RNA sequence: AACCGAGAAAGGCACACUCCGCGUGAGCGGAGGUCGCAAAGCCGACGGGAGUCAAAAAGCGCGCUGCAAGGACGCGACCGACUCGGCCGGGUUGCCGAA
Numbered sequence: 001a002a003c004c005g006a007g008a009a010a011g012g013c014a015c016a017c018u019c020c021g022c023g024u025g026a027g028c029g030g031a032g033g034u035c036g037c038a039a040a041g042c043c044g045a046c047g048g049g050a051g052u053c054a055a056a057a058a059g060c061g062c063g064c065u066g067c068a069a070g071g072a073c074g075c076g077a078c079c080g081a082c083u084c085g086g087c088c089g090g091g092u093u094g095c096c097g098a099a
Stems, first nucleotide, its partner, number of pairs: 004097002012037002017032006035086001041092003046089003049084005060076004065070001
């Protein structure tokens, strides 16, 4: 130094919940709180997964059929944005030093 993570030392973060604020919402920020975490530090412009809103459907436009009303069918437009790093993988930075 790397790997690794102790009945070690110094510390750190802060689940749920409550209050205030922001947001359509998922959720985010602050204060309290302390379930847990060896990265529960950072990256959502690395890959997955989950969630929210919109979208889709409905409906709209066009075509076809029909005396008309209308029905069926076809085509077209629309098919995106956001959130979660305490969901996972990955990247990256970092305290300590037993086995």
c-di-GMP-I riboswitch aptamer from an Acidobacteriota bacterium, 99 nucleotides, folded computationally. The prediction has a mean pLDDT of 77. Lineage of the source: Bacteria > Pseudomonadati > Acidobacteriota.